[in-house]
RNA sequence: CGAGCCGGCCGGACGGCCGCGUGGGGAUGUACUGCAUCCCCCCGAGGAACGUCCGGGCUCCACAGGGCAGGGUGGUGGGUAACGCCCACCCGGGGUGACCCGCGGGACAGUGCCACAGAAAGCAAACCGCCGGGGAUUCUGGUCCUCGGUAAGGGUGAAACGGUGGUGUAAGAGACCACCAGCCUCCGAGGUGACUCGGAGGGCUAGGUAAACCCCACCCGGAGCAAGGUCAAGAGGGGCCGUCGGCUGACGGCCCUGCGCGGACGUUCGAGGGCUGCCCGCCCGAGUCCGCGGGUAGACCGCACGAGGCUGCCGGCAACGGCAGCCCUAGAUGGAUGGCCGUCUCCCGACGGGCCGCAAGGCCCGCUGGCGACAGAACCCGGCGUACAGGCCGACUCGUCCG
Numbered sequence: 001c002g003a004g005c006c007g008g009c010c011g012g013a014c015g016g017c018c019g020c021g022u023g024g025g026g027a028u029g030u031a032c033u034g035c036a037u038c039c040c041c042c043c044g045a046g047g048a049a050c051g052u053c054c055g056g057g058c059u060c061c062a063c064a065g066g067g068c069a070g071g072g073u074g075g076u077g078g079g080u081a082a083c084g085c086c087c088a089c090c091c092g093g094g095g096u097g098a099c100c101c102g103c104g105g106g107a108c109a110g111u112g113c114c115a116c117a118g119a120a121a122g123c124a125a126a127c128c129g130c131c132g133g134g135g136a137u138u139c140u141g142g143u144c145c146u147c148g149g150u151a152a153g154g155g156u157g158a159a160a161c162g163g164u165g166g167u168g169u170a171a172g173a174g175a176c177c178a179c180c181a182g183c184c185u186c187c188g189a190g191g192u193g194a195c196u197c198g199g200a201g202g203g204c205u206a207g208g209u210a211a212a213c214c215c216c217a218c219c220c221g222g223a224g225c226a227a228g229g230u231c232a233a234g235a236g237g238g239g240c241c242g243u244c245g246g247c248u249g250a251c252g253g254c255c256c257u258g259c260g261c262g263g264a265c266g267u268u269c270g271a272g273g274g275c276u277g278c279c280c281g282c283c284c285g286a287g288u289c290c291g292c293g294g295g296u297a298g299a300c301c302g303c304a305c306g307a308g309g310c311u312g313c314c315g316g317c318a319a320c321g322g323c324a325g326c327c328c329u330a331g332a333u334g335g336a337u338g339g340c341c342g343u344c345u346c347c348c349g350a351c352g353g354g355c356c357g358c359a360a361g362g363c364c365c366g367c368u369g370g371c372g373a374c375a376g377a378a379c380c381c382g383g384c385g386u387a388c389a390g391g392c393c394g395a396c397u398c399g400u401c402c403g
Stems, first nucleotide, its partner, number of pairs: 001399004006394005012344007020044002023041008046374001050385002053383005058224004065280004070220005075089005090104001091102004105215002110213002112209003127154002129150009162180006181205001183202008228301004236257009259293007272284004308327008347370003351366006
């Protein structure tokens, strides 16, 4: 200098004017703790707010039990509130390497599949071929038929039931031998472990596929902020009090209940409901449900102090944890954070000038034009996945050159 690989960060800044939302303080007005207006102060979108793919906090079912179904994960150890996440390592594969990838338990529980080609793809199989016996024919070489042996050679295929060399044989073959690979058993060393290394022996070799069904191990209640609460209102009915009037009425206030009509079932011989897939079992229960007609849809809480953020030190290979200090950083509800101007910055293009260089090209200055990505909270948090114009920083690997 070039190429690569891994990780992290930013993604506009400043000033002025006007305009928004929550909270706090103050003033004025008023129908008074409510509302309106004005002033001041603090704060006011993201690394993904997106996807809704996982895990939780929280709320309710509910006082909570068993079974089946269903779902999830899948090497080992650690982290975490937890996870399908993160870290480290093991094994396998890819790469010169830094590194990257893995639906990583089981094919000897069972079932299924392996197209086409090929003789044959789960216990085999004989297309070509090789060897032996018999027969026919022939021009001596040879050709054809039949019986038996064979799986070493050739062919097909992703894969043909170990490889190489030899002994042996009529011809061959783990039939036997040597060295290997694979499998199994035992011993030793290392490691928390998955596993790794070494040694001894054995027989001769038992395909692949479970991101096919399945088996095994472990884990899982369900629903969800439109969760769930509080207040108010309400047509009608009932009760109490007061006033007026007078014969059973009207008005006002307060309290309770809670709309009207019709129907079915039921009140301990239990209608209906719950355990949010089913069953058992258990629990609640005096009302429940259907049809028609009518009233209300308001205010508030939940709602932001959190498994919170930042800095430093310590422990740990790391993820992360501990200690100390500092900080409070949106909370809307038809849904706020915007508009204009100026200066600057990033990037792109053109023009002009200067410097370095053989060149390619790079750097600096001036001027001018353009651009600024993906994209917006809605109960909150931890992850994963996806999108992103442009820019910056760091570690490592390989190649080349110079000293």
Source information: Predicted 3D model of a 403-nucleotide RNA (Bacterial RNase P class A). The sequence is in RNAcentral, with records from ENA. A source record names the gene rnpB. It matches the Rfam family "Bacterial RNase P class A". Rfam describes the family as follows. Ribonuclease P (RNase P) is a ubiquitous endoribonuclease, found in archaea, bacteria and eukarya as well as chloroplasts and mitochondria.